Model confidence (mean pLDDT): 80 of 100. Glycine riboswitch aptamer from Moorella sp. UBA4076, 105 nucleotides, folded computationally. The source organism's lineage runs through Bacteria, Clostridia, Neomoorellales, Neomoorellaceae and Neomoorella.
RNA sequence: AUGAAGGGAGCGGAAGAGACCCUUUAGCGGGGCGCCGAAGGAGCAAUUUCCCCUGGCAGGUGACGGGGGGAGGAACCUCUCAGGCAAAAGUACUGCUCCCGGACC
Numbered sequence: 001a002u003g004a005a006g007g008g009a010g011c012g013g014a015a016g017a018g019a020c021c022c023u024u025u026a027g028c029g030g031g032g033c034g035c036c037g038a039a040g041g042a043g044c045a046a047u048u049u050c051c052c053c054u055g056g057c058a059g060g061u062g063a064c065g066g067g068g069g070g071a072g073g074a075a076c077c078u079c080u081c082a083g084g085c086a087a088a089a090g091u092a093c094u095g096c097u098c099c100c101g102g103a104c105c
Stems, first nucleotide, its partner, number of pairs: 006100008018033001020032004034085003040081001041079003048071008
């Protein structure tokens, strides 16, 4: 099921930050300083899990508590590699329609 999650396409909506300086005929490109975070990428908190140490009148085991180490782990958080900083283009995300999918939300 008059089709969930998830995915794709088309049309639309959608920010941020120097029209900075030098070079180049303008632009692209190159150099310099200053910025942005919503392509992409990277980082990690708790739950969870494994190991070690430790707690009680003595010994052992278990549960529980405390401490340490490892695994794992999200974002619109953080980083600013990449990308971007007039307009245009593009962008995470999102509305509608169609297609895939076939039971969750």
Its Rfam family is "Glycine riboswitch aptamer". Its family is annotated with glycine biosynthetic process in the Gene Ontology.
The model forms 86% of the base pairs in the Rfam consensus.